[in-house]
Molecule: transfer RNA
Organism: Pseudomonadales bacterium
RNA sequence: GCCGGAAUAGCUCAGUUGGCAGAGCAGUUGCUUCGUAAGCAAUUGGUCGGUGGUUCGAGUCCACUUUCCGGCACCA
Numbered sequence: 001g002c003c004g005g006a007a008u009a010g011c012u013c014a015g016u017u018g019g020c021a022g023a024g025c026a027g028u029u030g031c032u033u034c035g036u037a038a039g040c041a042a043u044u045g046g047u048c049g050g051u052g053g054u055u056c057g058a059g060u061c062c063a064c065u066u067u068c069c070g071g072c073a074c075c076a
Stems, first nucleotide, its partner, number of pairs: 001072007010025004019056001027043005049065005
């Protein structure tokens, strides 16, 4: 340099045909307990990597771009 993949909550990941963004774990609060890291209940938490475009409407489609991963090529 070329090709492919990934980026969504603190972490790991879903998200169907474009139509109100979700789960588990973690966190917080409460209950339970002699006590607890265990158990139960409730609850908080999102510029969907960035910019622009298409559309009535974009996490989803298009263009460019950033970072990471893999492969290929180059290499005195």